[in-house]
C1' cells in the first nucleotide's frame, strides 16, 4: 500500500416483496435522538499539586441510573431529503420550488429557582410514539442520592553550588507580592483589567542547568538498603509539528473541525485529499521481537421496548524452548568381564552390566478403531416445549500394535566437581582473575575417560549481592588515603545540680484510611505442578482522638562544683616604641715597612713597586648581639636573645568574698601568619641568587676559588604559602608508677639556709595495664568515654585543565574528566649488596727472589682454509685440557669399494665336525675354485650303518641387533669451584598474630662455631681437631742379596772365613702433653719467656673437602628417560684428514753469555724400571748404533754415565769458541709401511736474539732459584705430565690501600638479589584528551517587525421566516455578513 470502526423507525421520502388494498415486511439515502470525552495505543514532553499519601470545597459541576414533587395545554414558522436549473476534472458547491417530526420558535401554567431589606420584583417548560388491552418506554420541572470529575492545601520521593559578591541596593521576581473595584468562570483566585502600595522567594538551596512519566510494585539483600518502573492495576500526558476555538453533561476531542508548517498522494494546474503511539500487515532502522487468522459462544461496552445489530475491547487459535512447571527418551536379567576404542610397568587396567542375548512394560509420541466434555447462565408477567460453543471432534477416556521414533551442551591448572595419551613447540592458540605455550603442556588442538546440568546447555549484556569497598545498622585519619598553618567567633550542634508545671519530641490505647492484584499463611480447583480461586495476615505509613510524664524540650523558681570577677604575690628572649654600649668586618686618611699577599687537594683568576699583605693611630658607616645559654623560659601558631626607659597582652600560685551555667565546639566569616617575592621611598658594612672569570672534568650552564647585582636592613602597603611537623584538631572526665628540670605554695624544727616530705601549674626521659598491622604510644595517650568541627575512599593523569573568586605580578584558592595500570603503599623478616661502620684472616698488599709479555722453537686454542681439517672444554674454575703419547690401527671426520639378521648377543629351522693347505682376481675387504680331514659324549646295532647332544663353521627366516646420532636445560654416577674457608643445621623449650628469632648473639681466646666465662635456653648432628700414611730421634726383634768395628785370608774387589757391633732394611714399640717453672689473664680458656729435649706449641708433608652455589663440566668412559636412523646416522676395507697457515692469544723449552762457553781430569745421590724385557765384559763404527749374549723374574745382574760442584788449560766482551733455528748432504733404529707425517747420529750451514712497552705470574725454608736422574703411556715417537734426590738463598716494618673470605652492626625503592633497580630526552608507530584561523547544528534569554485561524470587545448605511406595533411595499426588538481593535502561533531581524 491494503482490509477491518456505531445504532435506533420519532419523521417525511425512494425502491422492492406481499396483501383481504386497511395495511404489513425488507432494503436505501436523509432529518432527528443517543453514543462517538468509554474502550484500545504510546511515554515525546513534564522536576510540576504531574504523582503518592492525608485532608478541604458554606467556592463547584455531573448526560445516562435510583428515589421523589408537580406537569405533559394551546399555537406558529421553517428546512434536508425530493423536483427543476446550473458550476466544477474532482472534492463538492450555488440558485429556485415542495414537505414532516420526539428538529426549531412564541404563548399559558409555578409545587419551585435566582437575587434582595422589603415588594404588584425577575425568569423558564414540554413530545410524543408502540400495543387489542393492562401497561411499559419516553418528554418537561424541582429536590435528594449514587457515580464520575474540577479546584485548593500539609507532607514525601533525582543529580549539579565549577548554578548565589550571605540577608539584601547587590541572587531570582514586574502581574511580580498584597489591597480596592470591575470583568470572567460551573466554581475560589492576578484568572484578566484599571488604580494604589512595594512587596514576595532564597543557604532547611531560590534561580538556572542536566536527566526523568509517577505509583502499587519488580529484582536483589539476613536486614537496613541498592537498582529498576516490561507484563497486570491506579493516575497523568500525548495523538504528524505548533496554535485555536466549536459542539456537548463532559473535549479544547487518536480514527471531529479551522489556521500555519513539514511531508505523502490525486489533478484537466484552476484546486483538492491524508495522518496505524487502534488490530493485522509493509518498508526502513536494528543484536533483536509474531498471523493481512476464527468468533461475538463467554465477559464487558454502545444503540434499541425488544428481537437484534455493532464491537481487531475481549475470548480463542497460529508462530517463537523467550520464561515457569510437569513428563519422557525404557524396565528387569545378563561375565567369557565379548569385540572395538583408549591407556599400560606388557602382567593388565578402563569404557563396563554398559552392549549383545533373554524376559517384560506402554507414561508420552506414532498408527488404527471406538467414545467424548465442563466452560451455558440469564435473557419475560406466567406456564409448557424448544434453542444457543469460535475454541473443537479439542481436552479427556478405552482397546490393539510395536523398544519400535526421541540427548544434548559446557567443563576437567587453582578458585571449582572432574586426568591421561597423542599432536604442536612463546608457533598455532587459551584466558573471568592468577596465568598457560620456548620438545616430555592434567591450562593450546584432537582422542579416550571423567564431572556438572539436562530439552536444554554455554556465551554476551544489565542489576543487586559478596563489598564493613560510602560504614544509619556497620569504617577510618602518628608512619598505609586522610587533622584546616594558628586563633577569635555569628548561625548551627551539644550542654552541670534540685523542684514545680506544659505536653512539642517520646510511649500506649482507640477510630478512619492505607484500591485490587502481588509477597506471606491456611484451605480449595485443574491427574501433580506452574497457574487459578476463597479466606486471613500484612501493608512497618498518614490523619484524628483519648491518655502517661521517666528522659529530651518549653516555661517558672532555686543551687554552686563548670565559667567568670576581687585581693595579695611571682617568673619570663611575650609584643610595640624610643634611646644607648662594646667587640668584630669593611672603607677612608696619615705613619712604619718591603715583595709578595690571597686562595686551594693542587692551582689559577684576583690584589700588590702608583707600595699591597703585615703593623700602629685617627675617622666613617651599616648590620648582628660572643661568653651567660641549658631537650631552660615565653607566646595561639608563625616566632622571640646586648643594655635602659615608656606603653601593653597573656600565664601561674595563695586567699577571701561575689555573680549564678554566664559553658564547649564552630560551616560561612574575620584577624594573625617563616622565608622568598612584589610596589613606593630610604639605607647598604658584611653576606650573597643572577652574572663574570679561574679551576676540576670526556663535558661541568655544578660542587672548589676570585669577584659581584638584586636581596638581606628601615618605613608604609601587598602576597598568604612551607617537611607552617609532635606529619598526632579543640574541650571535658576517668585509668599503676619511677626519675630529671622550670615557676609557685605548704609541713616538721628555736631563727635562717640546705636536705627530706606533701601539693598546684609547665616541660623532658623510662616504663605497666590497655591499645596498635607492626613500629610504637602509654596521666603531655595513639588507653577508656562524651560533644563539636575538619578531612579520606586504589595508583597515575593532578593538586593539573576549564570556570569562579583573590592578587600589581608571581601566583594562591576552589577543583574535575577522558585515558591508563593491576597494582601503588605501610610496618616488620631473612638474605644479598654499599666508593657504610667495627673486628679478623690469606704470598692479598707491602719487603724480597726469579719469571711471563720482546726472540727462535715446541705445544694447545681462536680464526681462516679444506672433500675432511671429527668432537668436547670458554673469566678465575677453557687454551702442554679429555689425549699416560693421531705414520696404518687408534678414528668418532672425508673420499671411494663392498655387506644388510649384519663385526659381537639370545632364540628358531635345515646342512656340515672342527681344522689345515693351496690357486685365480682385486688397492684391500670381498668374490671364485680345489685338496686333506672325519673327531668327543650318549643310545640302537654282531658289524656296516643310523639317531641324538655339546662346541664350532657356513646358509636362511623373523623377532631383533647396532648408532662416538640429538637433548648434561629430562637424568644417575663422577668431577671442577667458592675452600681445608669455618661454617651449615636440627630436636625440645621460650618469645613473636606472622615471616621469623633465640640457641649460633655478648666479653675474652684460637689456625678453627678451638676453648672458657656469661646468657631463655638446654642438648645434638654434619664440618674443625684427633684417629691413617710418609718423614725427623731412640729402643727392641731379625740378619740375606745388605754391612765390615774387631780376628784371620786375599788375585786387594767385604773377594773369602767369620761376625751382626755400626750403617741399613721393615715389623713392633717409646717419645711431645702447654707436662714443668716464672709472668700475664677473671683463681678461666689461653698467651709470653724459660728448663729439658732429636723434635715445642696442629714439628714438616700427604690423604681427608660440611650445608650448599654456579640449570658449572661430562649422553664421546659408563649407565639411562625421551626423540631420531634401520640396504643406513649401522658394519667393513684402501687411501686421505685430525700434522693445513696472511694472522691473534695461552702454556712451556732454549737463549741473549765470563757466577759463562769449550777441552781434559776427578768426586758425591735418591727414587724407580726390567722376560714379547733390562742387558754387562769383549769386538766393529767418529757417532746414532751393530755383532754377540755372561748375568738377572732382581737389597744379588742390568738400565746407570748422575749433573751442577772441584782441579788445570784456552776464550776476553765480539752477534763472539755466545746462541742454536733453518737448510743441504750422508746415515742409524723401530715398524707390513717413516711421501704427506717419526725419533736419533755425523759433516756442513749458522737465522732471530745484546735481558724485553703497557701489563702481569709464582714463592715465606730445605722453600724460591738452579742441577741432573727415573717412571707411566709406548713397536717407535716429550721442551708435556708424574716422581726423585744434589747445591741452596733473600725478605716480611706492617695491615692505610688492591683482590678474595669470615663474624657483628647499619641503610636499602635490590630478591634473576648492584652484571640489581631505575629517571629523563630523542627516533618511529599507535591511542586518548586538550588547544587552534574559523565553520556549522541544536536549545535558550532579551528587544522588535510581521499578524493566519479563532474567542472576546466594538461597529454594523448591507442582510434576516417565527416575537411586538400593525396590516404597510413599513417600523421595532433581536440576530448576522462585513469592517476595526485586544490577545496571538509560524516566519523574519
Nucleotide at each position: 500500500a491494503u482490509g477491518c470502526a456505531g445504532u435506533c423507525g420519532a419523521c417525511g421520502c425512494g425502491a422492492g416483496u406481499u396483501u383481504u388494498u386497511g395495511g404489513a415486511c425488507u432494503c436505501g439515502a436523509g432529518u432527528g435522538g443517543c453514543g462517538a470525552a468509554c474502550g484500545g495505543g504510546u511515554g515525546a514532553g513534564u522536576a510540576a499539586c504531574a504523582c503518592g499519601u492525608a485532608g478541604g470545597u458554606c467556592a463547584c459541576g455531573u448526560a445516562c441510573c435510583c428515589u421523589u414533587u408537580g406537569g405533559u395545554g394551546g399555537g406558529g414558522g421553517a428546512u434536508a431529503a425530493c423536483c427543476c436549473a446550473g458550476g466544477g476534472a474532482a472534492a463538492c458547491c450555488c440558485g429556485g420550488g415542495u414537505u414532516a417530526a420526539u428538529a426549531c420558535c412564541g404563548c399559558a401554567u409555578a409545587u419551585g429557582c435566582c437575587g434582595a431589606u422589603c415588594g404588584a420584583g425577575c425568569u423558564a417548560a414540554a413530545a410524543g410514539g408502540a400495543g387489542u388491552a393492562a401497561u411499559a418506554c419516553g418528554c418537561c420541572u424541582g429536590a435528594g442520592g449514587a457515580u464520575c470529575g474540577g479546584c485548593c492545601c500539609g507532607c514525601g520521593g533525582c543529580c549539579c553550588a565549577u548554578u548565589a559578591u550571605u540577608u539584601a541596593a547587590u541572587c531570582c521576581u514586574a502581574g511580580u507580592u498584597g489591597g480596592u473595584g470591575a470583568g470572567g468562570u460551573a466554581a475560589c483566585g492576578g484568572c484578566u483589567c484599571a488604580c494604589c502600595a512595594a512587596g514576595g522567594g532564597u543557604a532547611c538551596g531560590a534561580u538556572g542547568g542536566g536527566u526523568a512519566g509517577c505509583u502499587g510494585g519488580u529484582c536483589u539483600g539476613a536486614g537496613a538498603g541498592g537498582a529498576c518502573g516490561a507484563u497486570c492495576a491506579g493516575c497523568c500526558a500525548c495523538a504528524c509539528u505548533g496554535g485555536g476555538a466549536c459542539u456537548g453533561a463532559g473535549a479544547c476531542a487518536c480514527g471531529g473541525u479551522c489556521c500555519a508548517g513539514a511531508u505523502u498522494c490525486c489533478u484537466a494546474c484552476g484546486g483538492g485529499a491524508g495522518g496505524c503511539a487502534g488490530c493485522a500487515g509493509u518498508g526502513g532502522g536494528g543484536a533483536a521481537u509474531a498471523u493481512a487468522g476464527g468468533a461475538c459462544a463467554a465477559u464487558g461496552g454502545g444503540c434499541g421496548c425488544a428481537a437484534g445489530c455493532c464491537u481487531g475491547a475481549u475470548c480463542c487459535a497460529g508462530c517463537u524452548a523467550c520464561g515457569c512447571c510437569g513428563c519422557g527418551u525404557g524396565a528387569g536379567u545378563g561375565a567369557u568381564g565379548a569385540a572395538g576404542g583408549c591407556c599400560u610397568u606388557a602382567g593388565g587396567g578402563u569404557u563396563g552390566u554398559a552392549a549383545a542375548g533373554c524376559u517384560c512394560u506402554g507414561u508420552u509420541c506414532g498408527u488404527g478403531a471406538g467414545g467424548a466434555a465442563a466452560g451455558a447462565a440469564g435473557a419475560c408477567u406466567u406456564c409448557g416445549g424448544g434453542u444457543u460453543g469460535a475454541c473443537g471432534g479439542u481436552a479427556c477416556c478405552u482397546c490393539a500394535c510395536a523398544a519400535g521414533a526421541a540427548a544434548g551442551c559446557a567443563c576437567c591448572g587453582g578458585c571449582u566437581a572432574a586426568c591421561u595419551c597423542c599432536g604442536u613447540g612463546c608457533c598455532a592458540g587459551c584466558a573471568g582473575c592468577c596465568g598457560c605455550g620456548g620438545u616430555a603442556a592434567u591450562a593450546c588442538g584432537g582422542a579416550g575417560g571423567g564431572u556438572g546440568c539436562a530439552a536444554g546447555c554455554g556465551u554476551u549484556g544489565c542489576u543487586c549481592g559478596g563489598a564493613a569497598u560510602u560504614a544509619c545498622u556497620g569504617g577510618g585519619c602518628g608512619u598505609a588515603a586522610a587533622g584546616c598553618g594558628c586563633a577569635c567567633g555569628c548561625a548551627g550542634g551539644c550542654g552541670g545540680u534540685c523542684u514545680g508545671u506544659c505536653a512539642a519530641g517520646u510511649c500506649g490505647g482507640a477510630u478512619g484510611u492505607g484500591a485490587a492484584a502481588g509477597c506471606c499463611c491456611u484451605g480449595g480447583g485443574c491427574u501433580c505442578a506452574a497457574c487459578c480461586c476463597a479466606g486471613g495476615a500484612a501493608c512497618u505509613g498518614c490523619a484524628u482522638u483519648c491518655g502517661a510524664a521517666a528522659c529530651u524540650g518549653g516555661u517558672a523558681g532555686a543551687c554552686u562544683u563548670g565559667a567568670g570577677u576581687u585581693c595579695g604575690a611571682g617568673a619570663g628572649a611575650g609584643g610595640g616604641u624610643g634611646g644607648u654600649a662594646g667587640a668584630a668586618u669593611u672603607c677612608c686618611u696619615a705613619g712604619u715597612g718591603u715583595a709578595g699577599a690571597g686562595g686551594u687537594g693542587a692551582a689559577a683568576u684576583u690584589c700588590g713597586u702608583u707600595g699591597a699583605u703585615a703593623u700602629c693611630a685617627g675617622g666613617a658607616g651599616g648590620a648582628a648581639c660572643a661568653c651567660c645559654g641549658g631537650c631552660g623560659g615565653c607566646g595561639a601558631a608563625g616566632g622571640c636573645g646586648g643594655c635602659c626607659a615608656c606603653c601593653u597582652g597573656g600565664c601561674u600560685c595563695g586567699a577571701u568574698a561575689c555573680u549564678g551555667a554566664c559553658g564547649c565546639u564552630c560551616a560561612u566569616g574575620u584577624g594573625c601568619g617563616a622565608a622568598a617575592g612584589c610596589g613606593u621611598g630610604g639605607g647598604g658594612a658584611g653576606c650573597a641568587a643572577a652574572c663574570a672569570g679561574g679551576a676540576u672534568u670526556a663535558g661541568a650552564u655544578a660542587c672548589c676559588c676570585u669577584g659581584g647585582u638584586a636581596g638581606u636592613c628601615c618605613a608604609c602597603g601587598c602576597u598568604g604559602u612551607a617537611a607552617a611537623c609532635g606529619u598526632u584538631g579543640a574541650a571535658u572526665g576517668c585509668u599503676a608508677g619511677g626519675u630529671g628540670u622550670c615557676g609557685g605554695g605548704g609541713g616538721u624544727a628555736u631563727u635562717c639556709a640546705c636536705c627530706c616530705c606533701c601539693u598546684c601549674g609547665g616541660u623532658g626521659c623510662c616504663g605497666g595495664a590497655g591499645u596498635u598491622a607492626a613500629c610504637g604510644c602509654a596521666u603531655u595517650a595513639a588507653g577508656c568515654a562524651u560533644u563539636c568541627c575538619g578531612c579520606c575512599u586504589g595508583g597515575g593523569g593532578a593538586g593539573u585543565a576549564c570556570g569562579g573568586u583573590c592578587g600589581c605580578a608571581a601566583g594562591a584558592u576552589u577543583a574535575a574528566a577522558a585515558c591508563u595500570c593491576a597494582a601503588a603503599g605501610g610496618a616488620a623478616u631473612u638474605g644479598a649488596c654499599g666508593g657504610g661502620g667495627g673486628c679478623c684472616c690469606g704470598c692479598a698488599c707491602a719487603a724480597g727472589c726469579g719469571g711471563u709479555g720482546g726472540a727462535g722453537u715446541a705445544u694447545g686454542u681462536g680464526g681462516u682454509u679444506u672433500a675432511a681439517u671429527u668432537c668436547g672444554a670458554c673469566g678465575c674454575a677453557a687454551c702442554g685440557c679429555g689425549a699416560a703419547g693421531a705414520a696404518c690401527c687408534u678414528u668418532a671426520c672425508c673420499u671411494g669399494g663392498c655387506c644388510u639378521u649384519g663385526a659381537a648377543a639370545u632364540c628358531c629351522c635345515a646342512g656340515g665336525a672342527a681344522u689345515c693347505c693351496c690357486c685365480c682376481c682385486g688397492a684391500a675387504a670381498a668374490g671364485g675354485a680345489g685338496a686333506a680331514g672325519u673327531g668327543u659324549c650318549c643310545c640302537c646295532u654282531c658289524a656296516c650303518g643310523g639317531g641324538g647332544a655339546a662346541a664350532c663353521c657356513a646358509a636362511g627366516u623373523g623377532a631383533c641387533a647396532g648408532g662416538u646420532g640429538c637433548u648434561g636445560c629430562a637424568u644417575g654416577g663422577c668431577u671442577g669451584u667458592c675452600g681445608u674457608c669455618a661454617g651449615c643445621u636440627c630436636g625440645u623449650g621460650u618469645c613473636g598474630u606472622g615471616a621469623a628469632a633465640u640457641g649460633u648473639u655478648c666479653g675474652g681466646u684460637u689456625a678453627a662455631g678451638u676453648c672458657c666465662g656469661g646468657c631463655a635456653a638446654c642438648g645434638a648432628g654434619c664440618g674443625c681437631a684427633a684417629c691413617c700414611c710418609c718423614u725427623g730421634u731412640c729402643g727392641u726383634u731379625a740378619g740375606u742379596u745388605g754391612c765390615c768395628a774387631u780376628c784371620a785370608u786375599u788375585u786387594c774387589g767385604g773377594u773369602u772365613g767369620g761376625g751382626c757391633a755400626c750403617u741399613u732394611u721393615a715389623g713392633c714399640g717409646a717419645g711431645a702433653c702447654u707436662c714443668c717453672c716464672g709472668g700475664u689473664g677473671u683463681u678461666a680458656a689461653g698467651c709470653c719467656g724459660g728448663c729439658g729435649g732429636a723434635a715445642g706449641a696442629u714439628g714438616g708433608g700427604g690423604a681427608u673437602g660440611a650445608c650448599g652455589u654456579c640449570a658449572a663440566g661430562u649422553c664421546c668412559u659408563c649407565a639411562u628417560g625421551g626423540c631420531c636412523c634401520u640396504u643406513a646416522u649401522g658394519g667393513u676395507c684402501g687411501g686421505g684428514g685430525c700434522u693445513a697457515c696472511a694472522c691473534a692469544c695461552g702454556u712451556a723449552c732454549u737463549a741473549c753469555a765470563a757466577u759463562g762457553g769449550c777441552g781434559a781430569c776427578u768426586a758425591c745421590a735418591g727414587a724407580g724400571g726390567g722376560u714379547a724385557g733390562c742387558a754387562a765384559g769383549a769386538c766393529c763404527g767418529c757417532g746414532a748404533g751393530g755383532u754377540g749374549g755372561a748375568g738377572c723374574c732382581a737389597a744379588u745382574c742390568c738400565c746407570a754415565a748422575a749433573a751442577a760442584a772441584g782441579u788445570c788449560g784456552c776464550c776476553u766482551c765480539a752477534g763472539u769458541u755466545c746462541a742454536g733455528a733453518u737448510u743441504g748432504g750422508a746415515g742409524u733404529c723401530u715398524g707390513c709401511a717413516a711421501c704427506u707425517c717419526g725419533a736419533c747420529u755425523c759433516c756442513a750451514u749458522g737465522a732471530a736474539g745484546u735481558c724485553g712497552g703497557a701489563a702481569u705470574c709464582g714463592c715465606u725454608a730445605g722453600u724460591a732459584a738452579u742441577c741432573g736422574c727415573g717412571g707411566a703411556u709406548c713397536a717407535g715417537a716429550a721442551u708435556g705430565c708424574c716422581g726423585u734426590g744434589g747445591u741452596g738463598a733473600a725478605u716480611a716494618c706492617g695491615u692505610u690501600c688492591c683482590c678474595g673470605g669470615g663474624c657483628c652492626u647499619u641503610g636499602u625503592a635490590c630478591a634473576c638479589a648492584c652484571c640489581g633497580c631505575c629517571c629523563g630526552u630523542c627516533a618511529c608507530a599507535c591511542c586518548a584528551c586538550g588547544a587552534a584561523a574559523g565553520u556549522u547544528g541544536g536549545c535558550u534569554g532579551g528587544a522588535c517587525c510581521c499578524g493566519a485561524a479563532g474567542u472576546c470587545g466594538u461597529u454594523g448605511a448591507c442582510c434576516c421566516a417565527a416575537c411586538c406595533c400593525g396590516c404597510a411595499c413599513g417600523g421595532g426588538a433581536g440576530g448576522g455578513a462585513g469592517g476595526c481593535g485586544c490577545c496571538a502561533a509560524c516566519u523574519g531581524u
This is a predicted structure of a 1389-nucleotide RNA (small-subunit ribosomal RNA) from an uncultured marine bacterium. The RNAcentral record of the sequence draws on ENA and SILVA. The coordinates come from a structure-prediction model, not an experiment, and the mean pLDDT is 82.